Context: one part of a larger RNA
């Protein structure tokens, strides 16, 4: 000084980022009564609370059993104690509210268990069987000894109410008269070389031009698929969903009007939100006092509709705020045991 235990007056979260550790409480676990909001009517619910529990008498009822007898209750009375499941073991605190995720379930083996990830359901797409899809030079398997109520993929994520505009970019799909377009085929021309035919010239070796073939090169024109270019469709595909004046008999605000760009300009419902900078936003509740929480508010820096919107029972070692109990967590220290560490010997 560290680890483990145990008590502590008064006061009880003032501790602290947080009631984290711990702790007390109901004494939990058995009879008996009784129980709220909200609801999917299944549930919340053991909600939440109240009360009982030993001995002895005495009398009843059911059950086995021939029966002695043994189980189950059950009312009356009476008796000890502070205290009867007299605890050896055997332990869900409760409640109010909001968020996120419907749920049971799954995960970073060895710092994260959650709002992640899965799910039932939703809904796109692709597949007609030699099936898409995967595996693998291949042959062959999976798919599946299945047949679209089947089988792969992508995305939401139970229910409940809905899920709005935009096909202009990209993407996918279907279409194709032009435009362009590859290899192939096509072979026009022009070059190289080598044989020939005639002409001139000739220093008699040859050199020019010409003829008629070989060989080799160069390759116009035409001709050409799919793609793209085009036409259309297609957002529960990838995304996207403005701006600046002006304007009502008090101010204020703008149903209204102008104008500028756009493919269309955010609809419902939500909203300082796990999302709100400014900001500890106003306003109401809650505390004596509340950057947090609850309800509202809209000026949404920079919510928004299956990269789902908004509600929602039940559930949750999730999160955030409160209350009731409790307490060495604190005011505020302190006393004891154990085990180490330390000093001595």
């Nucleotide at each position: 000084a560290g680890a483990g235990g145990u008590u502590u007056a008064a006061g009880g979260a003032a501790c602290u980022c947080g009631g984290c550790a711990a702790a007390c409480a109901a004494a939990c676990u058995c009879c008996u009564c009784g129980u709220a909001a909200c609801u999917u009517c299944g549930g919340g619910a053991g909600a939440u609370g109240a009360g009982g529990u030993g001995c002895c008498c005495a009398g009843u009822g059911c059950c086995a059993g021939c029966a002695a007898u043994g189980g189950c209750g059950u009312u009356g009375g009476g008796u000890c104690g502070c205290a009867g499941c007299u605890a050896a073991a055997g332990u869900u605190u409760g409640c109010u509210a909001g968020u996120c995720g419907g749920c049971u379930g799954u995960u970073u083996a060895u710092c994260a268990a959650a709002a992640a990830c899965a799910c039932a359901g939703g809904u796109c797409c692709a597949u007609g069987c030699a099936a898409a899809a995967c595996c693998g030079a291949a042959a062959g398997g999976u798919g599946a000894g299945g047949u679209a109520u089947a089988u792969g993929g992508g995305c939401u994520g139970a229910c409940g109410c809905c899920u709005g505009c935009c096909c202009a970019g990209u993407g996918c799909c279907g279409g194709u008269a032009a435009g362009u377009c590859a290899a192939a085929g096509g072979g026009a021309u022009g070059g190289g070389u080598c044989u020939u035919u005639u002409a001139u010239c000739u220093u008699c070796g040859g050199a020019u031009a010409u003829u008629a073939g070989g060989c080799u090169u160069u390759g116009a024109a035409c001709c050409g698929a799919a793609g793209c270019u085009c036409c259309g469709g297609u957002a529960a595909a990838c995304g996207g969903c403005a701006g600046c004046a002006a304007u009502a008999a008090c101010u204020a605000u703008a149903a209204u009007u102008g104008u500028u760009c756009u493919a269309c300009g955010g609809u419902a419902g939500c909203g300082a939100a796990g999302u709100u900078c400014c900001u500890u936003g106003u306003c109401g509740g809650g505390u004596a006092a509340g950057u947090u929480c609850c309800g509202a508010c809209g000026u949404g820096c920079a919510c928004g509709a299956a990269u789902g919107g908004c509600g929602u029972c039940a559930c949750g070692a999730g999160c955030u705020a409160g209350c009731a109990a409790c307490u060495g967590u604190c005011u505020u220290g302190a006393g004891c045991c154990u085990c180490u560490a330390c000093u001595c010997g």

A computed fold for a 345-nucleotide part of an RNA from a marine sediment metagenome, annotated as large-subunit ribosomal RNA, domain IV. Its mean pLDDT, the model's own confidence on a scale to 100, is 81. Rfam family: Bacterial large subunit ribosomal RNA. The RNAcentral record of the full RNA draws on MGnify.